[in-house]
């Protein structure tokens, strides 16, 4: 000194929780040793036992014991007597009180012992204990007779003094009085022991004398006690009135003394008004403990001071002192003994001990110190104390080694297999002995006292003997042979607990698997948990460590210091005023507050600070400081008060002027509505989203016109007025309140707030009585709907309206209490006044608005009409929730109002601003979104996928868009993952090791078998070194084993990569800078454009990534190069004779032309390389002179020319573990491998995407044009021949611009069919074939005869397309042994519309509201079911503690009577005890209220968006 924890994040209000520090402490793990503390906090419960208060023989008398012949000494004690015994020890029940603190005060007191002064101590006498005799009783104790002592009693005597009473005088005091001197009267005392001793006396004791001690009486002092009073001293007002000895006076008693303290009277008083009486709950007070920075806040053990109590409950007696802790009397309740008649007892002393409790010690030793009683003393006694013992219950202090020691052993843990850690830790190796254990040694605590010697002085006649004083010498230790030295041993005897997600310092493994468990708060745990258990390791502390429980802090969270109140909890609905608080200049007195100085008090210990004693500390001493209070006195006298005086500027008054929906009371008045009545008038009105109840043919609705009622008061009209607040609104008229203004004069602080009290106080309900036109809760009805006990509509009663009274709350709001003063402005508008150029200007008070500076604020806002800066008063807050609640109590007629908690529950609840994200909010944009259009899907048959179901199995996966002709670009075996069924196990494959076999590796005939698979005849290697030598080693390979292979097993919610999707939508973001406490804004918004965050302009932003464009290949157009295998225009040349011409009868021949071959050549087409073009460049317009946009020129192309590839931040735990990878689990004679069939192809069904159609824009036949782009050596395959084809045959030629698939088809022409289930369609069956293949049955593709099914354009709905698109016709290619109605890719032919964005989807931008943030597939309300818990009410039941009122009444104390007296007897008064009736409080309680809380229960959908009815 903070930290955590509402949120997606922020701030802020706010409780909760932690981190400290402490205890008489318990429990739970461990526990070596010292020292110095400290220990019944519960049941004030009950108690065995033994001790705790005795003492004095120097008061007394008597008895008994030793010694000792004896004299004599010496000792004991049960009586009498004196002193103690009221201390000291305990313990906190009661007590809220002069109980305790503190400070007075006693003039209203009194104190034994003690100590000071004064003055005394004289003469006599009686008696009862001990004791002896009897005697009764079980004891406990009594009785009765005799005798006997005193320091016992009791009578006399004296009287300084005291008391009293007369009287004189001095002096004091705050009052009543108080002190003192003198004087005379009355009156009241007393005990003696011991020593020592010259003289005198005495037989002797003694007398006397002296000394001490002890007695009496006064008077002071100490010292205790005891009354009085002032302040202080807990909660509670859901406790507001109490009170009859109550309040006072007067006689009288009582007290050491003042009082009603008691008692007769008399009078009614008192005490509290809120500074809390009465009552109830709770407590001993305090110095001081603890904690806190203090201020406080809690607490009251030890130690100390006072009080109070002793079994419970009264009572007095003795005494100096007690109404008495181990005294007495009665009562009572418990125990005990008893011969049943009585008796005894009281541990809240020390010890112990039951019993209740989470808990709290020895039935010790001593009086040796320190203190008490008693005694002359010497002693006794002393559970006080001092010492032990026993608990780690707290403090403090030591120790459990210390140095070296790396192969960083082993083990354990962990691993990315490299290592890493435990860890210099340990073995080991030197040292060392605190502490243990043994021996030795060895205090301090003792000083007085006593007594012995020896001086010295004092008393005295005395060197006696006593005292005092000084010097020396003896005595006495419970602890305890104990601290403490020394010495020998020997690392020897000694370490845990608790933690380890975050707050908080310290991390991994395994194991579990929302389980089990954790947990102080937040929260872990659903297969990889740093959070649970286990284990390594780490951190903290340490003979302790944790938990529990309290108590202060933190907590500014009761805020005095030091808190707030618009929206977070809080301003009372407004007003008047009481008490109170508070208060304007000046003056004078006063000193009460206040400042300064001095006296006293503040106990001691504590705590501080110095110092000093135990070896340190812990403790323990001294010293100083403090003890912040309280009381007294001297001074100042600004301020505050108080008293007196003045003043005028704050309050108020007079007299002008003003405005107004201000308040009450009458009376008036017109529009409208409704109803009646009459006229006109006909079918229909009304009403709603759309209807319907409803009114109308009995005449409505509309309209004329009269008459009635009852309520409100258009327009004026205004963020205008006016009131305190609630309000108030139509004219007029009476009563009346209150403000504003102007200037002048009066009063002279008369103010300001303001509990408590009292009036007002909207609507709504309530009484009585009237009124009722409209509206309109309840109700009925018609819709709506799943339902509609609503929303709508038709009707319609209470109310609404007046009189009289109650009611007393409202989001009674400006969610802002009231007055006062200050503190920039601007602009509107009300109402006075004033100046003025009469104005539309100025300027001043009084109100009302709106904007805005400084300033405040969590922010939002507020800002002279404060939420700003002061002052003064009042009211009110202190987590949600239960609770605007309940019990009480006031008040109301009733409804309910006002006061107002507690259990129990939760870590939140909440304010205000961010981002999203949603909205049955709003705005602009945009997409074949919709519209306009064209062809389709959905009906048919057939393919194909899928879903279902089926089955041994129908193997998996893909599930709205974004699965369903998808993985799959091709499931007869294979594939293959699936089913049977037969097999193998280091395996079908890889690696590595270790042995091991020898015709080994290899090849592999018979036989068996479905086949894998057994089987094994026969043959029969290889490579490197080496040898003569297939001689030997080794390799490779085989067999066994072991490591391990394999696994389409699971987990796509452990990943990698890829993909899909929104979307080719235009968005997503960064630095810097500025704002903002902050999340966050800004930029990216706005104003224009654009396909586009495209550009362009503004602009606290400037600027940059990612994306969009561009860059890239294709494709239109051109140039340039190339020039086979392409092309071939011109020219050459050969073929052919098929066209024409010419010569010919003709045969034929020339020529030209096609046509096909060579050449030339590279123009043309192509072909593949480079290159040019297009870029809003030119022009008009529009635009803001910009971006752009709109038309044109020009061009092959024009405005991105057109199609592709390119997919941004990120969404969806999307989709794949079955392509591949890959983590983690699993299986391991199987989930693995092989093989054989089968399956994947099943089929009542549904669903998706296709084909082919239903036909004449067609169909068959025939003939004729005119392609793009691919393929091809396991291969395309020509030409020829065969077959009706499907195909064989056949082989030229092609590794391709060569050669081959190869026919392009629709189209074109002719023809023929002529509207039918057809010459439409072609399923589905029969037959008969061809080709791939080991194989064609399940289950292939195709030809051919035959067959000829539905279908005649297809509901609701839906899909795809904007140009070379759609449509429609062919043709190619990957898969591929075959097998396509899929999918790609090529050309041909070739439309139709788009006005436009209201609407439907989807998407983008900005704004807005939210109680949503897993974001609307959200959140959430409340009944009802179910459990759980505390709670209020309850017919009752049971207590408790006081009170009242009554009976009864012990004991004593007083009073009365009798008695010589002990004492009796009555009396008053009372403890307990009892009865009565009420209140108060608890606990229970059949039954009911309601409230809390608890993963998936019901019904609905009430709130959060305009939440669908704000």
């Nucleotide at each position: 000194a903070g930290a955590g924890u509402u949120u997606g994040a922020u701030c802020c209000u706010g409780g909760c929780u932690c981190a400290g520090a402490g205890u008489g402490a318990a429990c739970g793990c461990u526990g070596g040793c010292g020292g110095c503390g400290u220990g019944g906090a519960u049941u004030a419960g009950g108690c065995a036992u033994g001790c705790a208060a005795g003492u004095c023989g120097a008061g007394c008398g008597a008895u008994c014991c030793c010694c000792g012949c004896g004299a004599g000494g010496g000792g004991a004690u049960a009586g009498c007597g004196g002193c103690a015994a009221a201390c000291g020890g305990g313990u906190u029940a009661g007590u809220a009180a002069c109980a305790c603190g503190u400070g007075a005060g006693g003039a209203a007191u009194u104190u034994g012992c003690c100590u000071c002064g004064a003055a005394g101590u004289c003469g006599a006498a009686c008696a009862c204990a001990g004791c002896u005799c009897c005697g009764u009783g079980a004891a406990a104790a009594c009785g009765g007779a005799g005798g006997u002592a005193a320091u016992a009693u009791u009578c006399g005597a004296u009287g300084g003094u005291g008391u009293c009473c007369u009287g004189u005088c001095a002096u004091c005091g705050c009052a009543u009085g108080g002190u003192g001197a003198c004087a005379g009267g009355a009156u009241u005392a007393a005990a003696g022991a011991u020593g020592g001793g010259g003289a005198c006396c005495g037989c002797a004791a003694g007398g006397c004398c002296u000394a001490u001690c002890a007695c009496u009486u006064c008077g002071g002092g100490a010292u205790g006690a005891c009354c009085u009073c002032g302040c202080g001293u807990c909660c509670u007002a859901u406790c507001a009135g109490c009170u009859a000895g109550u309040u006072g006076g007067u006689g009288g008693g009582g007290u050491a003394a003042u009082g009603g303290c008691c008692u007769a009277c008399c009078a009614a008083g008192g005490c509290u008004u809120u500074u809390g009486a009465c009552g109830g709950g709770u407590a001993g007070c305090u110095g001081g403990u603890c904690u806190g920075a203090g201020a406080g806040g809690a607490c009251g053990a030890u130690c100390a001071g006072c009080a109070a109590c002793a079994c419970u409950g009264g009572g007095a007696c003795u005494g100096a002192g007690a109404c008495a802790c181990u005294g007495c009397c009665c009562a009572g309740a418990c125990u005990c003994c008893u011969a049943c008649g009585g008796g005894a007892g009281g541990c809240u002393g020390c010890a112990g001990u039951c019993g209740a409790g989470a808990a709290u010690c020895u039935u010790u030793a001593g009086c040796a110190a320190u203190g008490g009683g008693c005694g002359c003393a010497a002693g006794c006694c002393u559970g006080a104390c001092u010492a032990u013992g026993c608990g780690a219950c707290g403090c403090c202090g030591c120790g459990u080694g210390c140095a070296g020691g790396a192969u960083g052993a082993a083990g354990g843990c962990u691993u990315u297999c490299g290592g890493g850690u435990u860890g210099u830790a340990a073995a080991c190796u030197g040292c060392u002995u605190u502490u243990g254990u043994c021996a030795g040694g060895a205090a301090a605590g003792a000083a007085a006292g006593c007594u012995c010697u020896a001086a010295a002085u004092c008393a005295u006649a005395a060197c006696a003997u006593g005292g005092u004083u000084u010097a020396g010498g003896g005595u006495a230790g419970a602890c305890g042979g104990u601290a403490c030295c020394u010495g020998a041993c020997g690392a020897a005897u000694a370490a845990g607990c608790c933690a380890c997600g975050g707050c908080c310092a310290a991390c991994u493994c395994c194991g579990u698997g929302c389980c089990a468990g954790c947990a102080g708060c937040c929260g872990c745990g659903g297969u990889a948990a740093u959070a649970c258990g286990g284990a390594g390791g780490u951190g903290g502390c340490g003979a302790g460590c944790g938990u529990u429980a309290c108590u202060c802090g933190g907590a500014a969270u009761c805020a005095u210091u030091g808190g707030g109140u618009g929206u977070a909890a809080a301003g009372g609905g407004c007003a008047a005023g009481u008490a109170g608080g508070c208060g304007g200049c000046u003056u004078a007195u006063u000193g009460a507050g206040u400042g300064a100085g001095g006296g006293g008090u503040g106990a001691a210990a504590u705590c501080u600070u110095c110092c000093g004693a135990c070896u340190c500390a812990a403790u323990c001493g001294g010293a100083a400081a403090a003890c912040c209070g309280c009381c007294u006195u001297u001074c100042a006298u600004a301020c505050u008060g108080a008293u007196g005086g003045g003043c005028u500027u704050g309050a108020g008054g007079u007299c002008g002027g003003a405005a107004g929906a201000g308040g009450g009371g009458a009376a008036c008045g017109g529009a409208a509505u409704u109803a009646g009545c009459a006229g006109u008038g006909u079918a229909a009105g009304g009403g709603u989203g759309a209807a319907a109840u409803c009114u109308g043919u009995a005449g409505a609705u509309a309209u004329u016109g009269c008459u009635a009622a009852g309520a409100a008061c258009a327009c004026c009209a205004g963020c205008g007025g006016c009131g305190a607040a609630g309000g108030c609104g139509g004219u007029u008229u009476c009563c009346u309140g209150g403000u504003c203004u102007a200037g002048a004069c009066c009063u002279g602080a008369c103010g300001c707030u303001g509990a408590a009290u009292u009036g007002c106080g909207a609507a709504a309900g309530c009484u009585a009585g009237g009124g009722g036109a409209g509206c309109a809760a309840a109700c009925a009805g018609a819709a709506u709907u799943a339902g509609a006990u609503a929303c709508u509509c038709u009707g319609g009663u209470a109310g609404u309206c007046c009189u009289a009274g109650c009611c007393g709350u409202a989001a009674a709001c400006g969610a802002u209490g009231a007055g006062c003063a200050c503190u920039a402005g601007g602009u509107g508008u009300u109402g006075g006044c004033c100046c003025u150029u009469c104005u539309a200007g100025g300027g001043u008070c009084a109100g009302u608005g709106c904007c805005g500076c400084a300033g405040c604020u969590a922010a939002c806002g507020c800002a002279u009409u404060a939420a700003g800066u002061g002052c003064u008063c009042c009211a009110c807050c202190u987590g949600g929730g239960g609770a605007c609640u309940a019990c009480g109590g006031c008040c109301g007629c009733a409804a309910g109002g006002c006061u107002a908690a507690a259990a129990c529950u939760c870590a939140a609840a909440g304010g205000a601003a961010u981002u999203g994200a949603c909205g049955g909010g709003g705005a602009c944009c945009c997409g074949c979104a919709c519209a306009a259009g064209c062809g389709g899907u959905g009906g048919a048959a057939c393919a194909u996928g899928u879903g279902g179901u089926u089955u041994a199995a129908u193997u998996c996966g893909a599930u709205g868009c974004u699965a369903c002709g998808c993985g799959a670009a091709g499931a007869a075996c294979c594939u293959c993952a699936c089913c049977a069924a037969g097999g193998c196990u280091u395996g079908a494959c890889a690696u590595a090791c270790a042995g091991g076999a020898a015709g080994u590796a290899g090849u592999g005939a018979a036989c068996u078998g479905a086949a894998a698979g057994g089987g094994g005849a026969a043959c029969c290697a290889c490579c490197c070194g080496u040898u003569a030598a297939g001689u030997c080693g080794g390799g490779a390979g085989c067999c066994u084993g072991u490591a391990c292979a394999g696994g389409u097993g699971c987990u796509g919610c452990a990943u990698g990569g890829c993909u899909g999707u929104c979307g080719u939508c235009a968005g997503c973001u960064c630095g810097u800078g500025u704002c903002g406490u902050g999340a966050g804004a800004u930029g990216u918004u706005g104003g224009g454009u654009u396909a586009a965050g495209u550009c362009c302009c503004g602009c606290a932003a400037c600027g940059a990534g990612c994306g969009c464009a561009a860059c890239c290949a294709u494709u239109g157009c051109c140039c340039c190069a190339u020039g086979u295998u392409g092309c071939a225009a011109c020219c050459c040349u050969c073929a052919u004779u098929u066209a024409c011409u010419u010569c010919g009868u003709a045969a034929g021949a020339a020529g030209u032309g096609g046509u096909g071959g060579g050449g030339c050549g590279c123009a043309c087409u192509c072909u593949u390389g480079g290159g040019g073009g297009a870029c809003u460049g030119c022009c008009c317009g529009g635009g803001a002179u910009a971006a752009c946009c709109g038309g044109g020129a020009g061009g092959a192309a024009g405005g991105u020319g057109g199609a592709g590839a390119u997919g941004a931040c990120g969404u969806c735990a999307a989709g794949u573990c079955a392509g591949u990878a890959c983590g983690g689990c699993c299986c391991u004679u199987a989930u693995g491998c092989c093989u054989u069939g089968g399956g994947c192809u099943a089929c009542a069904c549904a669903c998706g995407u296709g084909u082919u159609a239903c036909a004449a824009u067609g169909g068959c036949u025939g003939g004729u044009a005119u392609a793009a782009a691919g393929g091809g050596u396991u291969g395309c395959c020509a030409a020829c021949c065969c077959g009706c084809g499907a195909g064989g045959g056949g082989g030229a030629g092609c590794u391709a611009a060569u050669c081959u698939c190869a026919a392009a088809a629709a189209a074109c022409c002719a023809g023929c069919c002529u509207c039918a289930g057809u010459u439409c369609g072609g399923a589905u069956u029969g037959g008969a074939g061809u080709c791939u293949g080991c194989a064609a049955u399940u289950c292939g593709a195709c030809u051919c005869c035959a067959u000829g099914a539905a279908g005649c354009c297809g509901g609701a709905a839906u899909c795809g397309c904007u140009a070379g698109u759609a449509a429609u016709g062919g043709g190619a290619g990957a898969u591929c042994a075959g097998c396509u109605c899929g999918c790609u890719c090529c050309c041909g032919u070739g439309a139709a519309u788009a006005c436009g964005u209201u609407c439907c989807c989807g998407g983008g931008u900005c704004u807005u509201g939210u109680a949503c943030a897993c974001a609307c597939c959200g959140c959430c309300c409340g009944u009802c079911a179910a459990g759980c818990g505390a709670u209020g009410g309850g017919a009752g039941c049971c207590g408790a503690g006081g009170g009242u009122a009554c009976c009864c009444a012990a004991a004593a104390u007083c009073c009365u009577a009798c008695g010589u007296a002990g004492g009796u007897a009555g009396g008053c008064c009372u403890a307990a005890g009892g009865u009565a009736a009420a209140a108060u409080u608890g606990g229970u309680g059949a039954c009911u209220g309601g409230c809390g809380c608890u993963a998936a229960g019901u019904c609905g959908u009430a709130a959060c968006a305009a939440g669908g009815u704000a």
A computed fold for a 1510-nucleotide RNA from a metagenome, annotated as small-subunit ribosomal RNA. The sequence is in RNAcentral, with records from SILVA. It matches the Rfam family "Bacterial small subunit ribosomal RNA". Rfam links the family to the GO terms structural constituent of ribosome and ribosome.